This is a predicted structure of a 71-nucleotide RNA (transfer RNA) from a Candidatus Nealsoniibacteriota bacterium. The sequence is in RNAcentral, with records from ENA and MGnify. Taxonomically the source falls in Candidatus Nealsoniibacteriota (Bacteria, Bacteria candidate phyla). Its mean pLDDT, the model's own confidence on a scale to 100, is 84. RNAcentral records the identical sequence in 2 taxa. Rfam family: tRNA. Rfam classes the family as a transfer RNA.
RNA sequence: GCGGGUAUCGUAUAGUGGUAUUACCUGGCCCUUCCAAGGCCAUGACAGGGGUUCGACUCCCCUUACCCGCU
Numbered sequence: 001g002c003g004g005g006u007a008u009c010g011u012a013u014a015g016u017g018g019u020a021u022u023a024c025c026u027g028g029c030c031c032u033u034c035c036a037a038g039g040c041c042a043u044g045a046c047a048g049g050g051g052u053u054c055g056a057c058u059c060c061c062c063u064u065a066c067c068c069g070c071u
Stems, first nucleotide, its partner, number of pairs: 001070007010024003018054001026042005047063005
C1' cells in the first nucleotide's frame, strides 16, 4: 500500500427497513429476626460524518479504533 472482518447500556450479548432483546452490575420494593439466596419493578446503549428511504443498528459511501490475510 491492497483486501476482508468487528464496533450496540458500566460489562457480555440478540436484533436482514417500522417503539433496540436478554443476562450480570446498579437503585427501589417484597421475602427473611438479620444477612445471603430468591421474586417483582426501574435506570442505562446502536463508533463518528454523509447519502438513499415516509422511516436506517439494519442498505450505500467516507473516516476512526481494533483484528486477520496479502504485498